Large-subunit ribosomal RNA, domain IV from a metagenome, 331 nucleotides, folded computationally.
The RNAcentral record of the full RNA draws on SILVA.
Rfam family: Bacterial large subunit ribosomal RNA. Its family is annotated with structural constituent of ribosome and ribosome in the Gene Ontology.
Its mean pLDDT, the model's own confidence on a scale to 100, is 88.
Context: one part of a larger RNA
């Protein structure tokens, strides 16, 4: 010097991103116990007192009660909650990145939407077949939200889904108007060849007919989603209940709001501190909140996150000593 332990004057978080680490607390009995609350909790809240030995009395004992006594100290060693306040998020117990993340993520009871009438929908399999289910809409499948409380506004123009069937468009197929090729034959020619050309075979093929879909018409947002701009105005100033105008399917309601969301920003005011970019309460010009990708509250709960206080301490002022194991020297 390193590691692991132990002790420490005075101070007591001044350390540090942060009380990280350490210390404090601790068992049992008695007293006592707040806000809030879903009346169950909160709660071991908090905060106090007792705890050993001896002898007497009571008692089955545990134990209770009185006398006397020792120590700094009696759950005498070991083991055994630190506590409180405010806020965020998630209701809760659970689950998770085996080996850097345990959480505010996932799940969850509960709410809601859609599908499914049974050979169900949905799923696995090439199939047979099986699951669903030896169930039957108080059932099953899928999506979203996520206890509970109060609630969940406007928009169906776009996209999706559902329904509709008059019209438009449209497939293969059906259909077979018409046309082409070929040539028995006929005509012309001395001939080569040229022209016409039935039937058959063959190629192309118009009208007409033709389902769903799409166009179209409605419905539907706890479906995907969306939820304005400019401008004038009140007898100080400022602001604008009020008005004008443009656009849109409709222009963001209740709530909440510098927020896990606020760029400007350490916004402004208030609280707490001697001093506070964090924190709490307000304000509201919300760069870019907002209602089941739920909004706002909420007792209880949390190895969650942020802020504060009390207690406590070698975290620190500021370091010292001790023990053990190394390092180092000799061997």
């Nucleotide at each position: 010097c390193u590691a692991u332990g132990g002790u420490u004057a005075a101070g007591g978080a001044a350390c540090u991103c942060g009380g990280c680490a350490a210390a404090u607390u601790a068992g049992c009995c008695c007293c006592g116990u707040a806000a809030c609350u879903u009346c169950g909790g909160g709660a071991g809240a908090a905060g106090g007192g007792g705890u050993c030995c001896u002898c007497g009395g009571g008692g089955a004992a545990a134990c209770c009660u009185g006398u006397g006594g020792u120590a700094c100290a009696a759950u005498a060693a070991a083991g055994a909650g630190g506590c409180a306040c405010g806020a965020a998020c998630g209701a809760c117990u659970g689950u998770u990145u085996a080996c850097c993340a345990a959480a505010a993520a996932c799940a969850c009871a509960g709410c809601u939407c859609u599908c499914u009438g049974c050979u169900a929908a949905g799923g696995u399999g090439u199939a047979a077949a099986c699951c669903g289910a030896c169930g039957u809409a108080u059932a099953g499948a899928g999506g979203g939200c996520g206890a509970c409380g109060c609630c969940u506004g406007u928009c169906c123009a776009g996209u999706g889904c559902u329904g509709g069937a008059a019209g438009g468009u449209c497939g293969a197929g059906a259909g077979g108007a018409a046309a082409g090729g070929u040539u028995a034959g006929c005509c012309a020619g001395c001939a080569a060849u040229g022209g016409c050309g039935a039937a058959g075979c063959u190629u192309u093929g118009a009208a007409u007919u033709g389902a769903a879909g799409c166009c179209c018409c409605a419905g539907u947002a706890a479906a995907c989603g969306a939820c304005g701009g400019c401008u004038g105005u009140a007898a100080c100033c400022a602001u604008a209940a009020c008005g004008g105008u443009c656009c849109a399917a409709a222009g963001g309601u209740a709530g909440c709001g510098a927020a896990a969301u606020u760029c400007c920003u350490u916004g402004u005011c208030a609280g707490g501190u001697a001093a506070g970019u964090u924190c709490u309460g307000a304000c509201c010009c919300g760069c870019a909140u907002g209602a089941a990708a739920g909004g706002c509250g909420u007792a209880a709960c949390g190895a969650u996150u942020c802020g504060u206080g009390c207690a406590c301490u070698g975290u620190c002022u500021c370091a010292a000593c001790c023990a053990u194991a190394g390092a180092c020297u000799c061997g």